[in-house]
Molecule: small-subunit ribosomal RNA
Organism: Patescibacteria group bacterium
RNA sequence: AAAGAGAGUUUGAUCCUAGCUCAGGAUGAACGCUGGCGACGUGGAUAAGGCAUGCAAGUCGAGCGACCCUUCGGGGGAGCGGCAAACGGGUUAGUAACACGUAGGUAUCCACCCAUCACUCGGGCACAACCUGCCGAAAGGCAGGCUAAUUCCCGAUGGUUCUCGUAAGAGUAAAGCUCCGGCGGUGAUGGAAGAACCUGCGGCCUAUCAGCUUGUUGGUGAGGUAAUGGCUCACCAAGGCUUUGACGGGUAGGGGACGUGAGAGCGUGACCCCCAACAUUGGCACUGAGACACUGGCCAAACACCUACGGGUGGCUGCAGUCGAGAAUAUUGGACAAUGCAGGCAACUGUGAUCCAGCGACGUCGCGUGCGGGAUGAAGGCCUUCGGGUUGUAAACCGCUUUUAUGGAGGAAGAACCCCCACACUAAUCGAGCAGUGCGCUUUGCGCAAUACAGACGAAGUCUCUGCUCAAUUAGUGUGGGGGUGACGGUACUCCAUGAAUAAGGGGGUGCUAAUUCUGUGCCAGCAGCCGCGGUAAAACAGAACCCCCAAGCGUUAUCCGGAUUCAUUGGGCGUAAAGCGUCUGUAGCCGGCUUAGAAAGUCUAUAGUUAAAUACCAAGAGCUCAACUUUUGGAAUGCUAUAGAAACUUCUAGACUAGAGGGUGUUAGGGGUUGAUGGAACUCUUGGUGGAGCGGUGAAAUGCGUUGAUAUCAAGAGGAACACCAAAAGCGAAGGCAUUCAACUGGGGCAACCCUGACGGUGAGAGACGAAAGCGUGGGGAGCGAAAAGGAUUAGAUACCCUUGUAGUCCACGCCGUAAACGAUGGAUACUAGCUAUGUGAAGUGUCGACCCUUCACGUGGCGAAGCUAACGCGUUAAGUAUCCCGCCUGGGAAGUACGGCCGCAAGGCUAAAACUCAAAGGAAUAGACGGGGACCCACACAAGCGGUGGAUCAUGCGGCUUAAUUCGUCAACAACCGAGGAACCUUACCAGGGCUGGAAACACUAGUGAACUCUGGCAGAAACGCCAGACUACCCACAAGGACACUAGUUCAGGUGUUGCACGGCUGUCGUCAGCAUGUACCUUGAGGCGCUCCGUUAAAUCGGGCAACAUGCGCAACCCCUAUCCUGUGUUUUAUAUGUCACAGGAAACUGCCUGAGACAAUCAGGAGGAAGGUGGGGAUGACGCCAAGUCAGCGUGAUCCUUUGAUGUCCUGGGCUGCACACAUGAUACAAUGGGGCUGACAGCGGGUUGCGAAGGGGUAACCCUUAGCUAAUCCCUUAAACGGCCUCUCAGUUCGGAUCGAGGUCUGAAAUUCGACCUCGUGAAGCCGGAAUCGCUAGUAAUCGCCAAUCAGCCAUGUGGCGAUGAAUACGUUCCUAGGUCUUGUACUCACCGCCCGUCAAGUCAAGCGAGCUGGGAAUACCCGAAAUCUGCGCUUUGCGCGGCCUAAGGUAGAUUCAGUAAGAGGGACUAAGUCGUAACAAGGCACCGGUAGCGGAAGCUGUCGGUGGAUCACUACAUUU
Repeated sequence: AAAGAGAGUUUGAUCCUAGCUCAGGAUGAACGCUGGCGACGUGGAUAAGGCAUGCAAGUCGAGCGACCCUUCGGGGGAGCGGCAAACGGGUUAGUAACACGUAGGUAUCCACCCAUCACUCGGGCACAACCUGCCGAAAGGCAGGCUAAUUCCCGAUGGUUCUCGUAAGAGUAAAGCUCCGGCGGUGAUGGAAGAACCUGCGGCCUAUCAGCUUGUUGGUGAGGUAAUGGCUCACCAAGGCUUUGACGGGUAGGGGACGUGAGAGCGUGACCCCCAACAUUGGCACUGAGACACUGGCCAAACACCUACGGGUGGCUGCAGUCGAGAAUAUUGGACAAUGCAGGCAACUGUGAUCCAGCGACGUCGCGUGCGGGAUGAAGGCCUUCGGGUUGUAAACCGCUUUUAUGGAGGAAGAACCCCCACACUAAUCGAGCAGUGCGCUUUGCGCAAUACAGACGAAGUCUCUGCUCAAUUAGUGUGGGGGUGACGGUACUCCAUGAAUAAGGGGGUGCUAAUUCUGUGCCAGCAGCCGCGGUAAAACAGAACCCCCAAGCGUUAUCCGGAUUCAUUGGGCGUAAAGCGUCUGUAGCCGGCUUAGAAAGUCUAUAGUUAAAUACCAAGAGCUCAACUUUUGGAAUGCUAUAGAAACUUCUAGACUAGAGGGUGUUAGGGGUUGAUGGAACUCUUGGUGGAGCGGUGAAAUGCGUUGAUAUCAAGAGGAACACCAAAAGCGAAGGCAUUCAACUGGGGCAACCCUGACGGUGAGAGACGAAAGCGUGGGGAGCGAAAAGGAUUAGAUACCCUUGUAGUCCACGCCGUAAACGAUGGAUACUAGCUAUGUGAAGUGUCGACCCUUCACGUGGCGAAGCUAACGCGUUAAGUAUCCCGCCUGGGAAGUACGGCCGCAAGGCUAAAACUCAAAGGAAUAGACGGGGACCCACACAAGCGGUGGAUCAUGCGGCUUAAUUCGUCAACAACCGAGGAACCUUACCAGGGCUGGAAACACUAGUGAACUCUGGCAGAAACGCCAGACUACCCACAAGGACACUAGUUCAGGUGUUGCACGGCUGUCGUCAGCAUGUACCUUGAGGCGCUCCGUUAAAUCGGGCAACAUGCGCAACCCCUAUCCUGUGUUUUAUAUGUCACAGGAAACUGCCUGAGACAAUCAGGAGGAAGGUGGGGAUGACGCCAAGUCAGCGUGAUCCUUUGAUGUCCUGGGCUGCACACAUGAUACAAUGGGGCUGACAGCGGGUUGCGAAGGGGUAACCCUUAGCUAAUCCCUUAAACGGCCUCUCAGUUCGGAUCGAGGUCUGAAAUUCGACCUCGUGAAGCCGGAAUCGCUAGUAAUCGCCAAUCAGCCAUGUGGCGAUGAAUACGUUCCUAGGUCUUGUACUCACCGCCCGUCAAGUCAAGCGAGCUGGGAAUACCCGAAAUCUGCGCUUUGCGCGGCCUAAGGUAGAUUCAGUAAGAGGGACUAAGUCGUAACAAGGCACCGGUAGCGGAAGCUGUCGGUGGAUCACUACAUUU
C1' cells in the first nucleotide's frame, strides 16, 4: 500500500444436494442503429492460398584498365577488384526439442573495432571489359586475339605462433594508393562484442499408446569438424531407456509479459523487447569471418508466364497494391529533415528500416452540442375517476457568453549537424635547448643508461630514466563569428470578426434489474439470457406517450477470467442425495513408538552474484493547456546459484529401550474347513395282503389318476435328497458362507500369569488367492422340487397369476465362469470422549462341604441413550463424535455401464470405458393434504330385518335422437330429464315464412318550426300492421305579446338487442351436509415447511362434556334463543246454540332441568333402570347450512365490464300465419291397471288446510250429463266453494282377458275464448287395445312413519295438473347386528399422486426429425516398412587433352511396386438412441398397485414382461417372541 456482496430456477410448501442461467471486467474483434472535434495508440487473427505493377542493397575513381562527355575544375555508365549483401524488414508453417527460460560449464571460432609487437622485399602467368568470327526466336552461349590492378601465382625473409619431427631441423605471409597529412596490407598476442557446443532444473493433453531400441548403449582405432562427441566408419562387448510414464498419438513456436481474480490460481502469447524456426515444396552444396543464404547457386516436383516448340523465365511469410476465401482488417502517399544502418578519408550516396501524412469511433483519454431568467404552468401529444394529471422551465419570450465552427492576421520548437575563419586546451609526432639522479672519463665539461627503487600489463614473462622551456605539424575537444539543411506544414499555438449560431443518439422498462400506462393483436403474429410471456381486459408481443441507464456512442454476437468453495493447496465430499473395490494376503510407494550422539538433505538466518530493457506496483518529480500518453530517479518483488552459520522438528548414520508388533508356556468356547463313516422321520417307487368307487385338485372347476382295482390301509424291499425338536436377539469364519451323529487331519480366536525378540509396524497402486446362485464342459446320479414344454382353467385376450404333468437343472467328482440389494447400501489401522441394560466366552474375588447366585476385569453380540455430529432421518466406546496415516471412489439427468479398442472366457459374458445429441432439471430427507382392491375406532334407511314400489303394459310429462322453413334457448354422474315453466291455441315467444317501420314500440336533453295537447267517429285498400281521406271536439297562466306544459315534424347527443362471454363479474342457488368440523392470538417445539392446541382415556347426536396433557385462551360452526305442535292455567271472544259450560279461536303464562331415587363409572362427565308426570333424557316437526370444494348453475329473472349488430335485405321493432305439441326409436319421472283385502249398485257416517267481489255462487228450475236459467247470501269462524273419500250396512259378480282394465277410435254435445283445424278441457252413447304382478338391475321408508284414501291452493279466460305445494282420514311391519355395498368423521400407515387414483406411469408398433456407432465397399490424407529406380551435390576410384573434363562407386531427394497401419470423407443395408399437444396395443411400476418390489443369473414371450434359482428390505398388514419403557 492493498484486501473477498450475490440473485433466479426442481416442490402444494420446506430444508439439503446438484446442475443450468444472470449481474462485473477484458478483446488486434465483427455485426446493427447512430455519428461534432482533437490527442495518443492500434489495424490480414481466415488461404505459410495465387500474384499484375512500382519500389524495398548498395557503395568505393583515394584499387584497375579501356570508353564517352567536358566550361578542363571535373562528370557518366558498363566491366575487373574490395567491403556489404548472414544486418535491417516479414511470418509462425514446422518444432514437445537443450527449441525456449533459468543457473552453470568448455573441447572452440571470430571480418570490421580497440591495445601492443614485428613485417610490408623481388619476380611472373592470366581473365573480363574491348576487338573479330560463329550459334540461338529469346534467354544466353561458344571460339580466337589484346590488356591493368589492393585479382592470381612463384621466390625471399620469417622471431613468437602454427604443422611435421624425440630432438636437430624442415615447411609456411603480405598490396598498394595518396592531396604526402595519412589511408591501407601481412603475421602474432590480448580485449570487446558475437557465434558454437555440453549440463542441472522448469513449463501441454492422452495408458482406449506398455513395452521401446541395432549406430541402438559402451569400448579400441581411424576419419571428419572451428571444436567435444556414434558425428561417421571398421572391429569387439550386449548393452541402453521405461509406471518418477519410455515408445507412440494429438495439439502447440518459447519467454519477458497480457487479461482476470482478494489471493492461490485460471486463460492468453496481438502491438513493444529477447530467443528460435521458416522463405513456393523437397534435397544439396559453393562463396565467405559468418549461410547450407527471403529479393545468391545447382537438381527434382507442383504451379504460372514467354516461345519461332528447339528452349527459356519466375517466386511479395519486405512496403504499397490485386484476386480469392472470409463476419472481418488501411494508401499502388511524402521525406531521408531527425534516429539508425551499409559503403566511402570525406563531401556524399543508398535505405517502403525509420520519421511523417492518409483511411477505419477499432480502443483509451479530453472537449463540445450553450448559460441565466422565464407559469397563463401556452398550444399540441398522452392518460383520466372527466375534477384533472403529465410532458414541463421544457418551449415561446428576455438577457448573456463564444470553447467549437466559419472568415481573416501572425506563427513556432523539433537543427543535435555540415562548410569556412579565429582563439584556447589536450594528446601524439618531430626538432632544438636546459636541468636533475647514478656511473665512467680526458671533470667550470663530455659520454652512457647497466644495476637498484618504483610502476604497467599478463597464465608464464616482458617493458619503461625523470623534469622544464621554445618552435612546428596533425588529430580531437571547446568557445566565438559567418554561411547552409524541415517531409510533417503555413501544422501546433496566439489574436481579431460573425453569430446560439455548425453538432444526440442507442438500448431498456414482469422478476433477476434502475425504469408504467393506453391502444392493437388473440397460443396468431411474435418475444425470450434463465424462470417464462401470448388462447379478448398482455406492465413480457407491436405501436404510442411517459420513464430509466449510458452517451459520440449504445446495443448484439463470439471468446477468456470472475461469480463457480462447480476439481476444493488455500477451500468439497462418499449410511439414504453422485461416490467404499465382494473379501483377504501382499510388492513398489506413502506414513510411522521412546531415548542418546553425530551429520546437515529438507527447514531457518546472513552475505554475494544473477534474475536484460520495457511493462505492472509504490514514492518523489518532469514534458505535452489537462488527461490518456511520454519520461527521470529511487524502492520493492520472485526464482536460481555460491559462501558462511543454526540444529528445535522431519530426514540420514550409529547405539540403547519396551508401552506397538510377534513368539513361548497353560487353559478354553465354537453349525470354522477337508475327508470318511453313520441314524431316524418323511417322500416316491416295486412286490404282496385287505378293500371296492371314487381319488386328486380349486375361489369354483377341469385336464389328470382309477373296476387291467386307484385313493385309503398293513407288511416287506429299493432309492435319492435334506437333516424336525434342541434353536436363540445365540455361536464360528476375511468375505462368500457354515447345522443329524461320530472319527481322523487342520486353520483362526478369547482369557490368565510370567518369559523371550526388540519397532520387526500401519496402509497398500499394480499383482495374487478365495468368492452365493444361475450358467458351461466331461463322467456319474436322479426321490422330491422344477425354468422350458404340454394340457386344463381364468380372461375381452392370458404367451401370466391357479391346477395336472414335466425336461434341463437342483446332488457327486474334476475343470471353467468371477458376477449379486456380494448390504451395516457405512474401506483398513491407532488413540481419545457419560452411562444403563441384556446376552455369549474366559478369568479373578467374596462365599460355600461343593455348586448356583453376586461383584470385578477382558474380548465378542444386541437394545436405549450424555455430549457431539447430521439436510433431515438418524449415528452415538461395534460412531455417521474428536483427531492422525494410507488406499479406493464421486463431480447434473439421460444417452450408458452402452459403442469402439484392448485383456480374460469353450460359450454366456466379464473387466476397462467414451462421445455426438438431448433436458433444466434428475435427486435425498422431512411436511401438509389427497388417495389405497392398508389398518384401527365411530356414524348414517349405508347394509341387514321388513313394508311398498321402479325396471314388463297403456297413457301423461320431460330429455335424447331423428325430422323440419322453424321444431327458440339453457341445464347433462351424484348435483339434468312434471328442471327454468306455479299454466306455449293468439299473446306469452326469444324460433320460422311473409308483409311493414327506421331517431325508431318505450326513455332523457337541446335547437328550430307547426299546432292546444288530446279524444272520438266514419269511409277506402289490405291477412293485419300500416297507409290514405273526411269529420267532430275542447284553451293553462295571462290584458296581449312573450313564456311554460304537451303533441307532431326536422336535426343533434342517442335509443334498442332473450346477440357473445357464468372461464371478466354482482346477486342468488345446488352439492358434500345439519356432516362436526374450520380457524386465530400468545406461548412452546422444529434450520424450515410445519407441529402443538384439535392428539390420548371415558362420554355424547355433537370439537357435547369430564379427566389428563406445553399448552392457555378465543372466534365461526354444535346446542340454546325463534316458529308450529302435544298438557294445563288465565284472559278475551265473533260464530254456533234458546242460553250456559265445554269444544273452538286468539293472546299471555306454567311445565322438563338428568331436578329426584337405585345401580354402573375415575368420587367425574355420563350411561342403565325407576318414580312422578300430558310429555323423559335435544318430546315431535320447522326455520337456521361454519371454513371451504366443484373456474358447479344462471349474462334467458334482474344488474353489470368488455365486445358485436344498428340508415336499410337490422341480431332493433310492428303484424298475420306457422312452430315450440312434429315421430322409426332410446331413456327418466309419474298416472292407471292387471283384480275378489276386488269391481258395480243402493244406503249410512266422520276431517283439516285453504280460496272467494270482473269473485265464490246457495236454494229453486231445465237437461241422462257436461252444463244452462235465475238470482238469495257473502269483502267472510256468519254466505259460498263443500256431498270428503277410503270406511260401515245390504245386494250382485265367482276367477274369466272377466260386470277386471280402461287405451284407442266413432257419433253427438257443453263451456271458456276475437278464434279450439294444426292445438283446449269436460259430458253422453258406442267401441273395448295392451296388460294375469313384471329379466338383469334398482328406489323410498324406523311411527302417527311407510302404505292406502280423499280435500284444498297457487298459476289461470280456459286447460293438456296424472305435476307442484299444502291438508287431514285410516294406519302397519322390522332393526340380530356392523362382516359386506355406499357416503362421511377421527387417528395411524405406505406413496414415484398435489390438475391430487377420473392421479401418475412402462414398453413394443406406426409417423416425422436429428446425431453417433456398425457396415459389402469406394475415395483421400498422415507416419512408417520392404524392394525397384535414382537427379544435383559432397566424398572417392580410374582415365585423360589435368585451374578442369569424362567414366564408375557409396549415399540420397523426388518417383514407383507391395502388404500392413492410422486418421478422415462417403455408402446400399441392418440395429439401437434422443426428441416431437391430443395415433395403436396392452397395464409392467408407484397403495399390500390388486401375483410385494428389487439385484444377479438362465429360459421363454407382440410389448411392457413372465417363470425357475439364490440374495436384499430400499415390503404393507396381522400374529407370536424378545428387549426397552410404564403400571